Predicted 3D model of a 93-nucleotide RNA (SAM riboswitch aptamer (S box leader)) from a pig gut metagenome.
The RNAcentral record of the sequence draws on MGnify.
It matches the Rfam family "SAM riboswitch aptamer (S box leader)". Rfam links the family to the GO term regulation of gene expression.
[in-house]
RNA sequence: CUUAUCAAGAGUGACGGAGGGAACGGCCCGAUGAAGUCCGGCAACCUGCUUUUCAGCAAGGUGCCAAUUCCGGCGAAGCAAUCGAGAGAUGAG
Numbered sequence: 001c002u003u004a005u006c007a008a009g010a011g012u013g014a015c016g017g018a019g020g021g022a023a024c025g026g027c028c029c030g031a032u033g034a035a036g037u038c039c040g041g042c043a044a045c046c047u048g049c050u051u052u053u054c055a056g057c058a059a060g061g062u063g064c065c066a067a068u069u070c071c072g073g074c075g076a077a078g079c080a081a082u083c084g085a086g087a088g089a090u091g092a093g
Stems, first nucleotide, its partner, number of pairs: 001093006011039001013038003019029003024072003040065003045061002047058004069087001074084003
């Protein structure tokens, strides 16, 4: 840079000890224990197997496990709902 997906799912665990939710603005989460590490789990993009293939099974490589990507900004008559864009995340190339 291209492309697909982003409304579902996932812990009464151990260590740890104050931050975390990308940034900004909000709004939240957190000593009834944040980040992080380990274990555990979810999912099925790549992968493997089957050859009922617009499918099924597995779980080796990633990914993920508060809140829709937590919400908003920009556009659509644009206040609200809604839709789209942008930004971001992840996979594959």